[in-house]
RNA sequence: UGGAGUGGGCGCAUGAUCGCCGGUUUUUUUGAAAUCGGAGGAAAGUCCGAACUCCGCAGGGCAAGGUGGUUCGUAACGCGAACUGGGGGUGACCCUAAGGAAAGUGCCACAGAAAAUAGACCGCCCCGGUUUUCCGGGGUAAGGGUGAAACGGCGAGGUAAGAGCUCACCGCUUCCAUGGUGACAUGGAAGGCACGGUAAACCCCACCUGGUGCAAGACCAAAUAGGGAAACGUUUGAGGGCGGCCCGUCCGAUGUUUCCGGGUAGGUUGCUAGAGGUGCCGGGCGACCGGCAUCCCAGAGAAAUGAUCAUGGCCGGUUCUUUUGAACCGCGUACAGAAUUCGGCUUAUAGCCCACUCCAAUUU
RNA sequence: UGGGGUGUCGUCAAGUGGUAAGACACGGGCCUUUGGAGCCCGCAUCCGGAGGUUCGAAUCCUCCCACCCCAGCCA
Numbered sequence: 001u002g003g004a005g006u007g008g009g010c011g012c013a014u015g016a017u018c019g020c021c022g023g024u025u026u027u028u029u030u031g032a033a034a035u036c037g038g039a040g041g042a043a044a045g046u047c048c049g050a051a052c053u054c055c056g057c058a059g060g061g062c063a064a065g066g067u068g069g070u071u072c073g074u075a076a077c078g079c080g081a082a083c084u085g086g087g088g089g090u091g092a093c094c095c096u097a098a099g100g101a102a103a104g105u106g107c108c109a110c111a112g113a114a115a116a117u118a119g120a121c122c123g124c125c126c127c128g129g130u131u132u133u134c135c136g137g138g139g140u141a142a143g144g145g146u147g148a149a150a151c152g153g154c155g156a157g158g159u160a161a162g163a164g165c166u167c168a169c170c171g172c173u174u175c176c177a178u179g180g181u182g183a184c185a186u187g188g189a190a191g192g193c194a195c196g197g198u199a200a201a202c203c204c205c206a207c208c209u210g211g212u213g214c215a216a217g218a219c220c221a222a223a224u225a226g227g228g229a230a231a232c233g234u235u236u237g238a239g240g241g242c243g244g245c246c247c248g249u250c251c252g253a254u255g256u257u258u259c260c261g262g263g264u265a266g267g268u269u270g271c272u273a274g275a276g277g278u279g280c281c282g283g284g285c286g287a288c289c290g291g292c293a294u295c296c297c298a299g300a301g302a303a304a305u306g307a308u309c310a311u312g313g314c315c316g317g318u319u320c321u322u323u324u325g326a327a328c329c330g331c332g333u334a335c336a337g338a339a340u341u342c343g344g345c346u347u348a349u350a351g352c353c354c355a356c357u358c359c360a361a362u363u364u
Numbered sequence: 365u366g367g368g369g370u371g372u373c374g375u376c377a378a379g380u381g382g383u384a385a386g387a388c389a390c391g392g393g394c395c396u397u398u399g400g401a402g403c404c405c406g407c408a409u410c411c412g413g414a415g416g417u418u419c420g421a422a423u424c425c426u427c428c429c430a431c432c433c434c435a436g437c438c439a
Base pairs, nucleotide, nucleotide: 001360002359003358004357005356006355007354008353009352010351012312013311014310015309016308017307018306020038021037022036023035024034025033026032027031040335044346045345047344048343049342050341051340052213054211055210059247060246061245062244064209065208066207067206068205069083070082071081072080073079084098085096086095087094088093099204100203104202105201106198107197108196121144122143123140124139125138126137127136128135129134152170153169155167156166157165171193172191173190174189175188176187177186178185179184217269218268219267220266227260228259229258230257231256232255239251240250241249262438263437264436276295277294278293279292280291281290282289283288313333314332315330316329317328318327319326320325365435366434367433368432369431370430371429374388375387376386382419390406391405392404393403394402412428413427414426415425416424
């Protein structure tokens, strides 16, 4: 200098004019004035986890769903951190739904001899007939061919040809020792291969899960046709709390459910001080935790947070200039936008900035 | 705001691990003097999009996109 990796941050500024929403105060009170405050890193998708709410605090069994290396973190999680195993990259570093296929079942199209209790198309070898070609019987699985995948790999010995048949190394299985909290790693011994893949197929194992979502819920007010029909039912009990089923338990009779028709859809609360933000110190490899100080930061109704102009910043282009730079132009300056509240994940995002690291080339 | 569902040719749709049926429409041909009807042939290389699992994905999993449906009280 160029390329790359990881982590973090910003994401237009200032002023003027005209507006919008909320709080407080004043006032000539339903209007004004003053003053203070008014979107985000994702407010989004609603994919997880919680807080909070009500259902009579929700008991037992089956079913259903979810999660899936280990240890930590956390209110909790399917999230995060560190580590382990596997894979990729020259490297910094990145990716990983990563329990079990010797519990059982299913599937593996086409091709191929054979797709899972092995088997034999071409080959190779032996024997017999015939004896050049060929036929029959037997052995074999090293080689060829098929396929995504072919029943341990490779080399040597061995053999009629071959074969874990034997041996070394590698892989696998079992056992032992050492290290580690653990996943696991390293080393040793034995076995002679018995065990193809698929669980984001059923399933098995371990752990977890009651439902409901602020249109939850509470209070006040308004409204009248608390009307009609059908079904089920009144202790031999429909239906409901209760959500897929059963048991259990509670409620239950001018009752319950569905359909048709009608009326009313106003106000207050829940509501924003919170697992909160910022700074400093301390603990921890880290996620994170603790202490102290300080701050209060939208809370409405289908919903405000905006528009215009000027100056400037940043970016891109053109021209001039040795360079620094200067002038002009730009319908260039993103994604988007609170609706009960938090913690995560995922997705969108113009243009930039900072720190650390790796590779290559060059110079000293 | 919350909850639920759908996406396959121009339209309606079948297919739920192994070469994407069918109908209408459309295009070409035959037949006919011409048109219609009838007969024959053709028409999805990307199953809403992207990624993953698998030998193999419309189908299984994850994340996005578009569209549709439902909702209070009297009761």